[in-house]
C1' cells in the first nucleotide's frame, strides 16, 4: 500500500426483507431466608464509532473518515 471482518446499554453480544432497539450479566429496590448466598419479581439503563448521501422512513443500503483484529505484498 491492497483486501476482509468488527464497532449497538457499565460488560459480553443479538437485531431476518429498511418500519419507532433487545437478551444475558451488572447495578438498585422489593420478596424469600434466623442471616448470607442462591432463587423469584420489578426498575435503572442507548449520540446504534463520527460525518455525509439515498429514502416517506436507516442500527441495517451507498460514500468518506476513525479505531480494533486478521490476511496479502
Nucleotide at each position: 500500500g491492497c483486501c476482509c471482518g468488527g464497532u449497538u446499554a457499565g460488560c459480553u453480544c443479538a437485531g431476518u426483507c429498511g418500519g419507532u432497539a433487545g437478551a444475558g450479566c451488572g447495578u438498585u429496590a422489593g420478596g424469600c431466608u434466623c442471616u448470607u448466598a442462591a432463587c423469584c419479581u420489578a426498575a435503572c439503563g442507548g449520540u446504534c464509532c463520527g460525518g455525509g448521501g439515498u429514502u416517506c422512513g436507516a442500527g441495517a443500503c451507498c460514500c468518506c473518515g476513525a479505531u480494533c483484529g486478521g490476511g496479502c505484498a
Annotation
This is a predicted structure of a 73-nucleotide RNA (transfer RNA) from Centruroides sculpturatus. The sequence is in RNAcentral, with records from Ensembl Metazoa. Rfam family: tRNA. It is annotated as a transfer RNA.